[in-house]
Molecule: transfer RNA
Organism: Leptidea sinapis
RNA sequence: GAACGGUUGGCUCAGUUGGCAGAGCACUGGCACGAAACGCCAGAGAUUGUGGGUUCGAGUCCCGCAUCGUUCA
Numbered sequence: 001g002a003a004c005g006g007u008u009g010g011c012u013c014a015g016u017u018g019g020c021a022g023a024g025c026a027c028u029g030g031c032a033c034g035a036a037a038c039g040c041c042a043g044a045g046a047u048u049g050u051g052g053g054u055u056c057g058a059g060u061c062c063c064g065c066a067u068c069g070u071u072c073a
Stems, first nucleotide, its partner, number of pairs: 001072007010025004019056001027043005049065005
């Protein structure tokens, strides 16, 4: 220098054909218990890496940039 893949909550990851952003763990409150853990119920937490474009509508499609990884030179 080039090709390909990744970036979504604190962490690990889904998200189908463009149509209400989700799960597990963690966290907070409650129930239960002699107490803790386990269990059960409820709750909070996201500018979907960033800037644009297309569209009635974008996590999803297109372009630039940033960053991480793999491969080639």